[in-house]
Context: one part of a larger RNA
């Protein structure tokens, strides 16, 4: 290297957007890189392949053939590629209509919880399996009124919508992106993947400055136990929250790369339109064909095409070293040896 594979056995990169590459829609004409064919040279000998021949036979050992590859010549012109002209079935762009928790900023509103003041009122109150720690005659808890102050947004809420993943859920306003769906117009292949690159990126962690109601890693106590560095209970600090800047990882999972065609149906269900239909989509505890070790897939894990990541027996090991990034914390990338 070919090969086989990548849902659950090793193996889809977290996700996108893009350069170089690859691969790429219909038609004419034109050329001959590439392809294809004839021909001549060169392709040292042995070896090797086929045929014969010679040591009684084989091994040997002789003879003759063939030989990719290059280089020149001349042909052909289907298909890839160049050139030049044109098309409208991919893409995409103008218009009309419209859809969502898509982002970013402001702004606003109502339960709750909490904490302070007042009123009223009296002895428990929380807590648990049962308890104690705890709070409470310095009036707790329960109740009503008022003030604060932060977080998150019941009901609508859906197998239900938007997004590229991560991730979006109180109202309004403004900025901005995506995306269905028309009857025409218009550009004319402008496609599609993506090595490296750049960009987002869930929770936890850093770093400056605010904030700080609940909760609550660490910590303190009280239980429980044989012990309880824990399950339960109190109180509790970092942190959760905002701005600004790092981190770069997750079961970042549909464990299923990204686009294109195709291949029974049946049910639900959002959108646009409308008498029905139809279209884009989302799903199904359905399912034919197919396919798989088998569970299952079945708008695909079936049939095909193009690119790109990755896998090659366990363990040692996602570990060393040495680079590259980070402030650290790690991170990216990544063996041997020794074992079986």
């Nucleotide at each position: 290297c070919u090969g086989g594979g990548c849902g659950u056995a090793a193996a889809g990169g977290a996700u996108g957007c893009g350069u170089a590459g690859g691969c790429g829609g219909u038609u004419u004409u034109u050329u001959a890189a590439g392809u294809u064919u004839a021909u001549a040279g060169u392709g040292a000998a042995a070896u090797c392949u086929u045929a014969g021949a010679g040591c009684u036979u084989a091994a040997c050992u002789c003879u003759a053939u063939u030989g990719a590859g290059c280089u020149a010549u001349a042909a052909a012109a289907a298909c890839u590629g160049a050139a030049a002209a044109a098309c409208u079935a991919g893409a995409g762009a103008a218009c009309a209509a419209g859809g969502g928790g898509g982002a970013a900023a402001a702004a606003u509103a109502g339960a709750a919880u909490u904490a302070u003041g007042c009123a009223a009122g009296u002895a428990g109150a929380g807590a648990u399996g049962a308890a104690a720690u705890u709070c409470g005659u310095a009036g707790a808890u329960a109740u009503g009124c008022a003030u604060a102050a932060g977080a998150a947004u019941a009901c609508c809420a859906g197998a239900g919508g938007c997004g590229a993943a991560g991730g979006c859920g109180a109202u309004u306003u403004u900025u901005u992106a995506c995306u269905u769906u028309g009857a025409u117009u218009c550009u004319g292949a402008c496609g599609u993947u993506g090595a490296g690159g750049c960009a987002u990126g869930a929770a936890a962690g850093u770093c400056u400055g605010g904030g700080g109601a609940g909760c609550g890693a660490c910590g303190a106590g009280g239980a429980u136990u044989a012990g309880a560095u824990a399950c339960c209970c109190u109180c509790u600090u970092a942190g959760u929250c905002c701005a600004g800047a790092c981190c770069g990882u997750a079961a970042a999972c549909g464990a299923u790369g990204a686009u294109a065609a195709c291949u029974a149906g049946g049910c639900a269900u959002u959108u646009u339109u409308u008498a029905a239909a139809a279209a884009a989509g989302u799903g199904u505890u359905c399912a034919c064909a197919g396919c798989u070790a088998a569970c299952g897939c079945g708008c695909a894990a079936g049939u095909u095409a193009u690119c790109c990541g990755c896998c090659u027996g366990a363990a040692g090991a996602g570990u060393a070293c040495a680079g590259c990034c980070g402030c650290a914390a790690g991170g990216c990338a990544g063996a041997a040896a020794c074992u079986c």
About this RNA
Predicted 3D model of a 340-nucleotide part of an RNA (small-subunit ribosomal RNA, central domain) from a Bacilli bacterium. The sequence was found in a public genome assembly. The coordinates come from a structure-prediction model, not an experiment, and the mean pLDDT is 83.